Large-subunit ribosomal RNA, domain V from a Gammaproteobacteria bacterium, 583 nucleotides, folded computationally. The full RNA is in RNAcentral, with records from ENA. NCBI's taxonomy places the organism under Bacteria, Pseudomonadati, Pseudomonadota, Gammaproteobacteria.
Context: one part of a larger RNA
């Protein structure tokens, strides 16, 4: 060097299973509920199958009879019209008894008695006689008809495992006779309610993983790199309106502040003089503007017009912005002129659907109408603001599928804020003395053991804490060795330098690493090695499915809260290592 054999399992990000954790999908399935929408069921009401009688009560209509004091006034005048006579032996006034109404003054009815009268245009009144007649109003009453509701009752619909008979040798069914119930029950159609019992679904996106939080449209500034534009969960603020004057026009005025002077009057009130160039003011945030004022007033007014619009800006589109000029009619101004809102830039919402007004449009044979079109206008915190529907929340550890290292948890990598160690400066402590020792305020590094940041390999799988076993390396050295300084007398020490050869505990508690305790030791080192080591072991913890407590939740369920329980596979091909043999 080549080839074997027996072993070990450190590596081949070993094998197995298109990761179950995590995220994503306008994926799925179950489960929940005061999510949405349906629906079985239950229930309300109406009508039908569904009929008779009596009674109570309500409504409407016809007929009859009553009924009606506001004040003034012989008094309890319902309204209007006709109208000078009407009623009375078929029994008037008056009286007695009884009933009804009552704002107790009276009105009215029935019976009896009585026996021949009673009432009317006058005075008051808006209106004149219940003297008489007609039509009505308010409220009441009686009869009749129609109709509604309640109650009682009937039997003939309808219902009915009583009983008997028959088909019939039959605990079904049908028929018959009785019995019980009874127009109820039940059923059909329609209708209101209830309805996770059941079903179908929804339950947003951005996001230095996801969730929680925040945000989502528009305006202003910076970022923005001197044209425009330009991102971030970058830094700051605003809007979702207001105003019939705070608009138009003609004319006029000039602010804040400061100094000086001046009654009450003061640091600021109003007044005068001067300085003052914008620092005031502008309806509201900021920016850009504004004194020729866009700022402050006064007069007159409605251009906060109708029909248009050359041409531009901006822009993926849809939207958005500016606009001279023309026609009509108008305001102000002597006129020239200015005026199609507001100093400008926010003050907003497409389409569909529907409403209102108008219209020389259309109009299903024709005339109309309905409906539609066109013009004007109205209804959305459709604010997730280019708006999926008129209409929608949750759980899953019982879970599933498709994907992702486009994205988290372990490990690695980068970084090194944090962490560990070192150094510089030296205020001070150290009786004195910065530097034996300690070292403030600060500064500079190293390391890559902590907690993080990033999300670069790995989600068609890189097994995760601790223990056991076996280790190997670094040195910033715990012991043992050598030294310097000392605030080193000695013994003990302190601190620094050199040094990695060797060594560097057993128990109790806890799943623990750690830690505390006990007892030893010369010492009981700090770290790296996928927080070394599960194809070496364990499986106590964490981290499935069962169950419970506390808490949260209406609930399904949930909890770096707790508790009991809970399948750890692999026969070694290659590299590596140990032993052994042959050439």
């Nucleotide at each position: 060097c080549c080839c074997g054999c027996g072993g070990c399992a450190a590596g081949a990000c070993g094998g197995a299973a298109a990761g179950a954790c995590c995220c994503c999908g306008u994926g799925a399935a179950c489960c929940u509920u005061u999510a949405c929408u349906a629906u079985a069921g239950c229930u309300u009401u109406g009508c039908a199958c569904u009929g008779g009688a009596c009674u109570u009560u309500g409504a409407a209509u016809c007929u009859g009879c009553c009924u009606g004091u506001g004040u003034a006034g012989g008094a309890u005048a319902g309204g209007u019209g006709g109208g000078a006579g009407g009623c009375g032996a078929c029994g008037a006034a008056g009286c007695g008894c009884a009933g009804a109404c009552g704002c107790c003054a009276g009105u009215u009815u029935g019976c009896g008695u009585g026996g021949a009268g009673c009432c009317g245009a006058c005075c008051u009144u808006g209106a004149a006689a219940u003297a008489c007649c007609a039509c009505c109003c308010u409220g009441g009453u009686a009869u009749a008809u129609u109709u509604g509701a309640g109650g009682u009752u009937c039997u003939a619909a309808c219902c009915u495992g009583a009983g008997c008979c028959c088909g019939u040798a039959a605990u079904c069914c049908g028929g018959g006779c009785g019995g019980g119930g009874g127009a109820c029950a039940g059923u059909g159609c329609a209708u209101g309610g209830u309805g996770g019992g059941u079903a179908g679904u929804u339950u947003g996106a951005c996001u230095g993983g996801g969730g929680c939080g925040g945000u989502c449209u528009c305006c202003u500034c910076c970022c923005a790199a001197a044209g425009a534009g330009u991102a971030a969960c970058g830094g700051a603020g605003g809007a979702g309106c207001g105003c019939g004057a705070a608009g138009g026009u003609a004319c006029c005025c000039u602010c804040a502040g400061c100094g000086c002077g001046g009654u009450c009057g003061g640091a600021a009130a109003u007044c005068g003089c001067g300085c003052a160039u914008u620092g005031u003011g502008u309806g509201c945030a900021a920016a850009g503007g504004c004194a020729u004022a866009a700022g402050g007033g006064u007069g007159c007014u409605u251009g906060a017009c109708u029909g248009c619009g050359a041409g531009a800006c901006g822009g993926a589109c849809a939207g958005g912005u500016c606009g001279a000029g023309c026609a009509g009619g108008u305001a102000c101004g002597a006129a020239a002129g200015u005026a199609g809102g507001u100093c400008u830039u926010a003050g907003u919402g497409a389409u569909c659907c529907g409403g209102u007004g108008g219209u020389u449009c259309u109009g299903u044979a024709u005339g109309g109408a309905a409906g539609g079109g066109c013009c004007a206008u109205c209804g959305c915190u459709c604010a997730a603001c280019g708006g999926a529907u008129a209409a929608a929340a949750g759980g899953u550890a019982c879970u599933c599928c498709g994907g992702g290292g486009a994205u988290a948890a372990c490990a690695g990598g980068c970084u090194g804020a944090u962490c560990u160690c070192c150094c510089c400066c030296a205020a001070g402590a150290g009786u004195u003395c910065a530097c034996a020792u300690c070292g403030a305020c600060g500064g500079g590094g190293a390391g890559g053991u902590u907690u993080g940041g990033c999300a670069c390999c790995u989600c068609g799988a890189u097994g995760u804490c601790g223990g056991c076993u076996c280790a190997u390396c670094a040195c910033a050295u715990c012991c043992u060795g050598g030294g310097g300084c000392u605030g080193u007398a000695g013994u003990c020490g302190g601190u620094c330098c050199c040094a990695a050869g060797g060594g560097u505990a057993u128990g109790g508690c806890u799943g623990u690493u750690c830690g505390c305790c006990a007892u030893u030791u010369a010492a009981a080192g700090u770290g790296g090695u996928a927080c070394g080591c599960g194809a070496g072991c364990u499986g106590g913890g964490u981290u499935u499915a069962g169950a419970a407590c506390g808490u949260c939740g209406u609930g399904a369920g949930a909890c770096a809260g707790u508790u009991c329980g809970g399948u750890c596979c692999c026969u070694a091909u290659c590299u590596g290592c140990c032993g052994u043999g042959g050439g």